[in-house]
RNA sequence: GCCAGGGUAGCUCAGCCCGGGAGAGCACUCGGCUGAAGACCGAGCCGUCGCGCGUUCAAAUCCCGCCCCUGGCA
Repeated sequence: GCCAGGGUAGCUCAGCCCGGGAGAGCACUCGGCUGAAGACCGAGCCGUCGCGCGUUCAAAUCCCGCCCCUGGCA
C1' cells in the first nucleotide's frame, strides 16, 4: 500500500441488509426478602450510535472522506 471484518451504555453485544420508538444481559444504586450476606424479586441510573460531510420530512441504518482495532495479502 491492497482486501475483509469490526467501532452502539462502565463491560459483552443485538439493532444496520430493507431509514421512522436507541435496546438486552451483566455491572452499579435504592427497596423487598434474610439474624446477616449471597441468590431471587421490583424499581432506578448510564449513550456526541468512532469523527466529519452529503441525501432525506426523518440517518445508528444510505453515499463520500477520515481515524482507530483485529485478521489476511504484498
A computed fold for a 74-nucleotide RNA from a Fidelibacterota bacterium, annotated as transfer RNA. Lineage of the source: Bacteria > Pseudomonadati > Fidelibacterota. Rfam family: tRNA. The prediction has a mean pLDDT of 85. RNAcentral holds the sequence, with entries from ENA.